RNA sequence: GAAGUCCGCCAGGCAGCCGCUGUGCGCUUCGCGCGCAUGGAGGAAAGUCCGGGCCCCAUAGAGCAGGAUGCCGGCUAACGGCCGGACGCCGCGAGGCGAUGGAAAGUGGCACAGAGAACAGACCGCCUAAGUCCGCAAGGGCCGGCAAGGGUGAAACGGCGAGGUAAGAGCUCACCGCAGACCGUGGCAACACGGCUGGCACGCUAAACCCCAUCCGGGGCAAGGCCAAAUAGGGAAGCCAUGGCGCUGCUCGCGCCGCUUCCGGGUAGGCUGCUAGAGCGCCGCGGCAACGCGUCGCCCAGAGGAAUGGCUGCCGGGCAGCUUCGGCUGCCUUACAGAACCCGGCUUACCGGCGGACUUCCAAU
Numbered sequence: 001g002a003a004g005u006c007c008g009c010c011a012g013g014c015a016g017c018c019g020c021u022g023u024g025c026g027c028u029u030c031g032c033g034c035g036c037a038u039g040g041a042g043g044a045a046a047g048u049c050c051g052g053g054c055c056c057c058a059u060a061g062a063g064c065a066g067g068a069u070g071c072c073g074g075c076u077a078a079c080g081g082c083c084g085g086a087c088g089c090c091g092c093g094a095g096g097c098g099a100u101g102g103a104a105a106g107u108g109g110c111a112c113a114g115a116g117a118a119c120a121g122a123c124c125g126c127c128u129a130a131g132u133c134c135g136c137a138a139g140g141g142c143c144g145g146c147a148a149g150g151g152u153g154a155a156a157c158g159g160c161g162a163g164g165u166a167a168g169a170g171c172u173c174a175c176c177g178c179a180g181a182c183c184g185u186g187g188c189a190a191c192a193c194g195g196c197u198g199g200c201a202c203g204c205u206a207a208a209c210c211c212c213a214u215c216c217g218g219g220g221c222a223a224g225g226c227c228a229a230a231u232a233g234g235g236a237a238g239c240c241a242u243g244g245c246g247c248u249g250c251u252c253g254c255g256c257c258g259c260u261u262c263c264g265g266g267u268a269g270g271c272u273g274c275u276a277g278a279g280c281g282c283c284g285c286g287g288c289a290a291c292g293c294g295u296c297g298c299c300c301a302g303a304g305g306a307a308u309g310g311c312u313g314c315c316g317g318g319c320a321g322c323u324u325c326g327g328c329u330g331c332c333u334u335a336c337a338g339a340a341c342c343c344g345g346c347u348u349a350c351c352g353g354c355g356g357a358c359u360u361c362c363a364a365u
Stems, first nucleotide, its partner, number of pairs: 001361010012315007020040008042336001046347002049345005054220004061252004066216005071085005086100001087098004101211002106209002108205003123150002125146003131142004158176002161173003177200001178198003182195005224272004234263006243257005279298003283294004316333007
């Protein structure tokens, strides 16, 4: 100097004028009418994909069904999240990705091609030892042996080398691979390394059914609570204590005493829930880290059909053109996008800027 990897932060500032809105104070013609002070949309507010707080079922349970997660350890209110590690794959590397338990409990699938696709198989082939036929002989045929070579295929029942054989084959042996509730060392563990034994159980697939381990009630702020008002405390049918209803589906169990369906009528107004939190910030300590503990400090929207805006000036920033490299001119104020009970995550979208750590390459010293 160039190219990368990972992490963190910002998402304009100041002022004026006009316009909304929360809270507090004051005035008031008592009409949210006026004045003052002080706040007012994000890193994703989005998707509604997970987990909760909170509320109701409800007085609270058990089992089955169903669902979720899936290596080990830790963090957390909890999680399918985060952190660290192991293993596998990708990358020269910093790093990135992983739906990562079990195929020796069982069932299923692997199209087509191919002889044969999991206790398989003979298309092209190899042999003729033993037996038998023909032939003077060479040799040929039958019978028999083989799955090492070739081919098909994504994949062919371990690999390579030597011995052995009629030709071959873990048939035998060495090495590799594989298996072992085996042994030793390191580690909390996943696992790694080494040793020993065994010719070896015999492919892949479980985001196929399944088995194993762990976890899970249901519904949701349109939850729920209070007040006021109005109507028709209307009509019909069914079950009716050996019953009905409720607790997601089923069973048990428990609770209540009425419940279910249809037709018709009234109201849909006001208040609350509703913002001080598993909150945020500096510092210190512990921890590789996620994070935890402690002192001190701060209060940073709460609308109710839905406010948080518009204009101007200066500064800052970005883009484009020009440049005598001092700067000048023009445009923009961004892209993605707007809180609705709240919080912890994940995923998706995106203009531009700042900072840090690390890796690789080139050049010079």
Bacterial RNase P class A from a Betaproteobacteria bacterium, 365 nucleotides, folded computationally. Rfam family: Bacterial RNase P class A. Gene Ontology terms of the family: ribonuclease P activity, tRNA processing and dimeric ribonuclease P complex. By type it is a ribozyme. About the family: Ribonuclease P (RNase P) is a ubiquitous endoribonuclease, found in archaea, bacteria and eukarya as well as chloroplasts and mitochondria. Its mean pLDDT, the model's own confidence on a scale to 100, is 80. Taxonomically the source falls in Betaproteobacteria (Bacteria, Pseudomonadati, Pseudomonadota).